A computed fold for a 267-nucleotide RNA from a Chloroflexota bacterium, annotated as Bacterial large signal recognition particle RNA. Taxonomically the source falls in Chloroflexota (Bacteria, Bacillati).
RNA sequence: CCGUGCUAGACGGCGGAGUAGCGGUCCGUUGUAACCCGAAACCCGCUCUAGCGGGGUUGAAUUCCUCGUCUGAGGUCGUUCGUUGUCGGUCCGACAGCGGGCAGCGCAAUGUUGAAGGCCUGGUCCCGCGCGGCGGCGACCUUCGAACCGUGUCAGGUCCGGAAGGAAGCAGCAGUAAGGAGUGCUCGUCGGGUGCCGCGGGGCAGCCGGGCCCGAGUCAGCGGACCCGCGGCUGUGACGACGCGACUAUCGAAGACAGGUGCACGG
Numbered sequence: 001c002c003g004u005g006c007u008a009g010a011c012g013g014c015g016g017a018g019u020a021g022c023g024g025u026c027c028g029u030u031g032u033a034a035c036c037c038g039a040a041a042c043c044c045g046c047u048c049u050a051g052c053g054g055g056g057u058u059g060a061a062u063u064c065c066u067c068g069u070c071u072g073a074g075g076u077c078g079u080u081c082g083u084u085g086u087c088g089g090u091c092c093g094a095c096a097g098c099g100g101g102c103a104g105c106g107c108a109a110u111g112u113u114g115a116a117g118g119c120c121u122g123g124u125c126c127c128g129c130g131c132g133g134c135g136g137c138g139a140c141c142u143u144c145g146a147a148c149c150g151u152g153u154c155a156g157g158u159c160c161g162g163a164a165g166g167a168a169g170c171a172g173c174a175g176u177a178a179g180g181a182g183u184g185c186u187c188g189u190c191g192g193g194u195g196c197c198g199c200g201g202g203g204c205a206g207c208c209g210g211g212c213c214c215g216a217g218u219c220a221g222c223g224g225a226c227c228c229g230c231g232g233c234u235g236u237g238a239c240g241a242c243g244c245g246a247c248u249a250u251c252g253a254a255g256a257c258a259g260g261u262g263c264a265c266g267g
Base pairs, nucleotide, nucleotide: 001267002266003265004264005263006262009058010057011056012030013029014028015027016026020047021046022045023044024043035055036054037053038052064260065259066258068257069256070255071254074251075250076249078247079246080245081243082242083241084240085239086238087237088236093233097230098229099228100227101226105223106222107221109218110217117213118212119211120210121209122208123207124206125202126201127200128199129198130197131195132194134191135190136189137188138187139186140184141182142181143180144179151174152173153172158167159166160165
């Protein structure tokens, strides 16, 4: 150096979740030449030499080993950024607004033709009486108003009578009854959605008018300031979701390089 047969080892790793911890089943990722079967999430098997049971393949190297160097998918923690959702009205911010209050700074208004304040009086309010007005009714007044059964006068005619004379009486006329109509100068009576009315009494908080005293402010319409409450906000706070955003920390597959690792027999 070659051949044959073996052995250690290998036949995936990593992250997450879970666990006292480790490994597996589970999820994700990386990657391949990366075996098979059985059980297993209120789970299965183990205990720092940390899966168990059974079967198989490969095998000392392109495949095994490394607290070696470099690159590095991906996961996780934290900070921060962006987007978005929910909730809050506690804190902060600006904006515009609503309601209430205080005050009286400016403007306006008002005030020596007298403010505010004080006193007196009247009104507004209530009761009673009266007067007026309006309306109803009645009286009064005017007028109309009866074929006969109302009155007066009764032509004509009728009746009694010898006559004088007398009687009843229709129409007409006059004046009326019951009743109707009209008018309101008048009177009485009753009533009210009645009154620029009078008198008396009561009440009098506020408001209004007047008079007197006093002598300089008054008022709160507008603007501004302050206080309280309410509402809205691409603002803000808390919590959550998403991002092939960023940074830091940590784990780290895989790749490249470097190095390391047997036994027996035969030639």
The coordinates come from a structure-prediction model, not an experiment, and the mean pLDDT is 75. It was read from a public genome assembly, where an Rfam model found it.